Predicted 3D model of a 94-nucleotide RNA (c-di-GMP-I-GGC riboswitch aptamer) from an Anaerolineae bacterium. It was read from a public genome assembly, where an Rfam model found it. The source organism's lineage runs through Bacteria, Bacillati, Chloroflexota and Anaerolineae. Model confidence (mean pLDDT): 80 of 100. The model forms 90% of the base pairs in the Rfam consensus.
RNA sequence: CUCGAAAAGGCAAACCCGUCGCGAGGCGGGGACGCAAAGUCAUGGGUCUACUAACCUGGUACGUAGAGGUUUGUAGACCGCCAGACUGCUGAAG
Repeated sequence: CUCGAAAAGGCAAACCCGUCGCGAGGCGGGGACGCAAAGUCAUGGGUCUACUAACCUGGUACGUAGAGGUUUGUAGACCGCCAGACUGCUGAAG
C1' cells in the first nucleotide's frame, strides 16, 4: 500500500406526535428500513413545490370560467437519486 475480520462509537427510511412553511419540505421528540462517508457544500444533471406566460387536451354554436397536461421564466425544496468538491473513525488474518 492492497484487502476488510472484529470491536467501540456514529447516523437514522417509512410511520407517529409537536412545531414552522401556501407548498415541496425544515426543525424537535419517538421509531429503525437501511448506511463506511446516510459527514459538509444545491456546483452539474435529476426529481419535486409555488408563482408566471404561452400552447395543447377536453368541453362549447363561439367564447369565458373551472379541470388536466406540456413548455418558458422567476423563486424555492431535496445531497438517504447520480456525479463533483472538501473533510474524515477502526484496522485481525492474508